[in-house]
RNA sequence: GAUGAACGCUAGCGACAGGCUUAACACAUGCAAGUCGAGGGGCAGCAUAAAAGUAGCAAUACUUUGGUGGCGACCGGCGCACGGGUGAGUAACGCGUAUGCAACCUACCUAUCAGAGGGGAAUAACCCGGCGAAAGUCGGACUAAUACCGCAUAAAACAGGGGCACCGCAUGGUGAUAUUUGUUAAAGAAAUUCGCUGAUAGAUGGGCAUGCGUUCCAUUAGGUAGUUGGUGAGGUAACGGCUCACCAAGCCGACGAUGGAUAGGGGAACUGAGAGGUUGGUCCCCCACACUGGUACUGAGACACGGACCAGACUCCUACGGGAGGCAGCAGUGAGGAAUAUUGGUCAAUGGGCGAGAGCCUGAACCAGCCAAGUCGCGUGAAGGAAGAAGGAUCUAUGGUUCGUAAACUUCUUUUGCAGGGGAAUAAAGUGCGGGACGUGUCCUGUUUUGUAUGUACCCUGAGAAUAAGCAUCGGCUAACUCCGUGCCAGCAGCCGCGGUAAUACGGAGGAUGCGAGCGUUAUCCGGAUUUAUUGGGUUUAAAGGGUGCGUAGGCGGCUUAGUAAGUCAGCGGUGAAAUUUUGCAGCUUAACUGUAACAGUGCCGUUGAUACUGCCAGGCUAGGAUUUGGUUGCUGUGGGUGGAAUGUGUGGUGUAGCGGUGAAAUGCUUAGAUAUCACACAGAAUAUCGAUUGCGAAGGCAGCUCACAAAGCCAAGAUUGACGCUGAGGCACGAAAGUGUGGGGAUCAAACAGGAUUAGAUACCCUGGUAGUCCACACUGUAAACGAUGAUAACUCGCUGCCGGCGAUACACAGUCGGUGGCCAAGCGAAAGCGAUAAGUUAUCCACCUGGGGAGUACGACCGCAAGGUUGAAACUCAAAGGAAUUGACGGGGGCCCGCACAAGCGGAGGAACAUGUGGUUUAAUUCGAUGAUACGCGAGGAACCUUACCCGGGCUCGAACGGUGCAUGAAUGUUCAAGAGAUUGGAUAGUCCUUCGGGACAUGUAUCGAGGUGCUGCAUGGUUGUCGUCAGCUCGUGCCGUGAGGUGUCGGCUUAAGUGCCAUAACGAGCGCAACCCUUGUCAUUAGUUACCAUCAGGCAAAGCUGGGGACUCUAAUGAGACUGCCACCGUAAGGUGUGAGGAAGGGGGGGAUGACGUCAAAUCAGCACGGCCCUUAUGUCCGGGGCGACACACGUGUUACAAUGGGGGGUACAGAGGGCAGCCAUCCGGUGACGGAGCGCUAAUCUCCAAAACCCUUCUCAGUUCGGAUUGGAGUCUGCAACCCGACUCCAUGAAGUUGGAUUCGCUAGUAAUCGCGCAUCAGCCAUGGCGCGGUGAAUACGUUCCCGGGCCUUGUACACACCGCCCGUCAAGCCAUGGAAGCUUGGGGUGCCUGAAGUUCGUGACCGCGAGGAGCGACCUAGGGCAAAACAAGUAACUGGGGC
Repeated sequence: GAUGAACGCUAGCGACAGGCUUAACACAUGCAAGUCGAGGGGCAGCAUAAAAGUAGCAAUACUUUGGUGGCGACCGGCGCACGGGUGAGUAACGCGUAUGCAACCUACCUAUCAGAGGGGAAUAACCCGGCGAAAGUCGGACUAAUACCGCAUAAAACAGGGGCACCGCAUGGUGAUAUUUGUUAAAGAAAUUCGCUGAUAGAUGGGCAUGCGUUCCAUUAGGUAGUUGGUGAGGUAACGGCUCACCAAGCCGACGAUGGAUAGGGGAACUGAGAGGUUGGUCCCCCACACUGGUACUGAGACACGGACCAGACUCCUACGGGAGGCAGCAGUGAGGAAUAUUGGUCAAUGGGCGAGAGCCUGAACCAGCCAAGUCGCGUGAAGGAAGAAGGAUCUAUGGUUCGUAAACUUCUUUUGCAGGGGAAUAAAGUGCGGGACGUGUCCUGUUUUGUAUGUACCCUGAGAAUAAGCAUCGGCUAACUCCGUGCCAGCAGCCGCGGUAAUACGGAGGAUGCGAGCGUUAUCCGGAUUUAUUGGGUUUAAAGGGUGCGUAGGCGGCUUAGUAAGUCAGCGGUGAAAUUUUGCAGCUUAACUGUAACAGUGCCGUUGAUACUGCCAGGCUAGGAUUUGGUUGCUGUGGGUGGAAUGUGUGGUGUAGCGGUGAAAUGCUUAGAUAUCACACAGAAUAUCGAUUGCGAAGGCAGCUCACAAAGCCAAGAUUGACGCUGAGGCACGAAAGUGUGGGGAUCAAACAGGAUUAGAUACCCUGGUAGUCCACACUGUAAACGAUGAUAACUCGCUGCCGGCGAUACACAGUCGGUGGCCAAGCGAAAGCGAUAAGUUAUCCACCUGGGGAGUACGACCGCAAGGUUGAAACUCAAAGGAAUUGACGGGGGCCCGCACAAGCGGAGGAACAUGUGGUUUAAUUCGAUGAUACGCGAGGAACCUUACCCGGGCUCGAACGGUGCAUGAAUGUUCAAGAGAUUGGAUAGUCCUUCGGGACAUGUAUCGAGGUGCUGCAUGGUUGUCGUCAGCUCGUGCCGUGAGGUGUCGGCUUAAGUGCCAUAACGAGCGCAACCCUUGUCAUUAGUUACCAUCAGGCAAAGCUGGGGACUCUAAUGAGACUGCCACCGUAAGGUGUGAGGAAGGGGGGGAUGACGUCAAAUCAGCACGGCCCUUAUGUCCGGGGCGACACACGUGUUACAAUGGGGGGUACAGAGGGCAGCCAUCCGGUGACGGAGCGCUAAUCUCCAAAACCCUUCUCAGUUCGGAUUGGAGUCUGCAACCCGACUCCAUGAAGUUGGAUUCGCUAGUAAUCGCGCAUCAGCCAUGGCGCGGUGAAUACGUUCCCGGGCCUUGUACACACCGCCCGUCAAGCCAUGGAAGCUUGGGGUGCCUGAAGUUCGUGACCGCGAGGAGCGACCUAGGGCAAAACAAGUAACUGGGGC
């Protein structure tokens, strides 16, 4: 885009066209084929006329008479074979197209010729009678014809015979003449006409034959006995095996016979740029059919839709004896189905039948009805109108945006609809009547009559915006976006995919978009799809080259000459129906529609030409091919002979305890002498080195040496032949390994098997053995990643460089040519990787193969095979991918380089004990919450008795515990005190009486109100902050260049560095964030400045002391500078840089320490620090108070402290810091106390006073033990802080004196002032659960060979089926469910064929004793057949216990 459509929602009108696609299922009822009296006898019924009769006065009624109009039934003629329906069958001369009939027919019609004489015998109707329920039928008697039958006549007819001429296409045809013999006709009627008979010709309609075209399956490969042909006969309108007798053995088939499946064919329709693909409804042509099957009759024509006979199924009637029927005609009914209409009108027109005509008939036809089922047209109003209203929706919300000029309102119009009025064309002709012309039946003219649709189309008038809008969609494709609800639910979905609390994707709403009396959905076809590729595809790796050769058919084929004209090309002729399509014009108001004209119809046939190319025929040529001569090459093949090394075995010798084997072992062999070694012997198999990107072969494949035979390639120079060629469906042959059969052989190796190991297991990898096999001969198998994943042949298309075989040339130089075999590259090709004269380039020919993945190279069938198995080779079902090449990452029990307390080397710990602390778990009214591998667990918390506090219980409050604004009322504010209560709170008493411009204000209380409040949820909505990789050296950009692109280059390579630090190189050149440096601190010096610090010199002074005067030297303090840069030397290096017991220097190659954390990763952590979107609570999830809990305790883990002791514990004595803190504070000193501490009290807001050292050192004691170690736990007594130490504080003293004797697997920290060890300070803080955290100094080590390994990281490279990226991906069994399918004992069904039996109707033939005067007939028989029965087999389909695999 389309449709004979259906379904959902909706619906105003008209025109035109359409309407059972399913059950060729069954049908009630009505209609659809009759007509002619001018063929006939007649007269039932109707009408009419007259007469007669009966009844009656009459009107009138009845009866009779075919007389007339007409006419039921009957005889006869014509028609019924057309028109109308359907598509079951049919793969066919059925259809289409083009021819032929010298092999045919044709009623009615036209033309021409000829004719119609004279007879005869019947029969229906009617009448009478019989049978039957009916349908119907039988008998008797009468009668007519345009019904029937003889006779006559008759040729241009038919049949036969004989001559002549001409023609053709084989049989043959035509014509003329006077040829000859025989055969066959008729009908009349109201009568100038019509009808009849014979013949010829035409027209029309048919019949037959032939060429070409006409679906799928080869998992259908052979079919056929009247089969193919001939002779003769029969039959037919006619040819013909159409039928029959005889004879021959043919005929069809890979160019697809036969069989099976499906199907009416065409003109045309839809789609498409076309070529094509799909379809065959309506209309037209042809065919076939008429309940199913068969058969003939009549007829011009039928084997007959509304005829006959028979058989069958079904339905109906029946008196049970017997009968009737055929809507796939028009309506209509039932059924089936998603689905398809009225039991309408008229013959007015067109057409048909009959008729002389009038006319009759016509469900053909023309009209109307129903249906948005299609196409086309029209309408549902138009112009103005902004307070941009209200309302809805929404947002960044005092307001804006949108629906929206939309509405209201004003003006205008009146299609359509409604009402009223008018009102067609379609009618031409014919008939009747009148007139006229020609001349006897035609024409002209006048008049008359005929309209279903229809009072319709159309026209006029009237009122009035009045009567008229929906459907689908809005994530992308694809035009159109927001809010709310929902929360992987409900749902959507054509594909991709949406939905798990902020959904433009679900549902609703607002808005928007598209189309519009329709809009969507479903189904089907074409297109897009170059995705079956003729136009117009491919096959190295995506699907796809046969394993290889030879070769049949076929396809294709070198140069040249002549002929021919089949292909080819051109002109002309015929045909290609109409409708349709296209174009022009015209008619309906337009359009659809219709008419008319033209084109087209690419085809087929004929004819006349052309001859380049192809074909055919004839001749020639040598460039392809082949043959010959001479060389040459090789792991080429077949058969034979033969050598050495190795291996194994045997015999003998030497010799002694192991050998062998592995990662390590064991099994195994060995004192019966192995292994090892020597000698001899035997056996079988394979041929080291040479050996190679070498060589040969068609492929598979081929390797010691040698002989014989055979084949092949190549080269050189001639010669011969003369296209003999290429490819190759089927076919034939060859064809690794494994395997099979028979017979040999059997050394090695070695499936199966055995044992030993390994392992969780180990039906494996490893080891020890070991059988088929491996080898030979003969036969089979016929497959491989049979690979260059690249079919064969031929031609053409830059270069460079190896190797092999010839020839040429030999000068060692230069370098040619032919054939092969490698590497690199240009153009070109390719998706890229890559290929690139050995093409995957450019061409030509032929063959093979491919068409998404899985199912599946499976099933079934067939063929082959001894078997294993091979070849050929599907479908159902299922998925939305499977796949190729390349890119960036990530990963690897891949590689290379490098780093890090990563390992190693060391020191000290943890893991065992007790305690402290955190966590899990458990418990609880609550044990608030968060943090959870590394990167949670002495973490948030740098201080939980109340408070904190978020949790629990109980008691209270609701403008609320705090704050701001406004209104009103009251009261200064504030202090003291009493009572109740656990307290919050409540109720009193009392003191106090502010400022003022008198309006009020400040403050407080109450009340009302606007803002409250939430440690409630979401860290996966967020900001900010933080951890980690990691202080690792990386992460990027601009321009340029490369690539189709992703992307690459730069950033790679070499050297170097702690470093992407630098140097060199370089299609890259530069730059940014990181590194480094700049900053702080520490180590040295200098300068400046000296108080509270310092004290060398001078002086004073004490018990002593920088205590004092003084000093500015030193230390120190704190500011500014200097200093270190591989700068110097040596060596190495191109450089960058590296190295050194180097020099110098306080410090040496980054001097030590800190701060500083790139792009990013982990949806890492935090909504409970803070902030913040959304959601939730609002007399509570807010808030106040008392008490409790966060401190529980079988247990598990993390982090620590103290120890287990002698490098130690206890006692005594004696020294030396740094950094900090201090007024509700630090506290000297003195007094009391064993002590914690208390009392008195100086100084200090601090370089001034104060807190303030311990290990160490000296002396002494203990002597290896659960101790003079260790200090938990517990009892008692106290001190201090605080409103308060019960739950639940710290400290002191006395007493008690637990575990623990150095800690399993495993694991942590540390490279120098470090580890270890010793104490001191600070924050928080009333106090403190601090053994924690953050700092400070004192004492002060050991070790690092080195980078193999573990962990982590960086760079380069490689593989990848990974990309939520190896914690990835993914395979198979098993378990559960569902689905389709193969096999299967059997069961059921179907169509077709074969054989036998039976055999209706009917044609033909025979007979015919019966009938008939006869002609003939009845009857009987035969052949054939539909149908029926029996039998065996094949095929197809369905189903099935059970079973096999497959998919999800």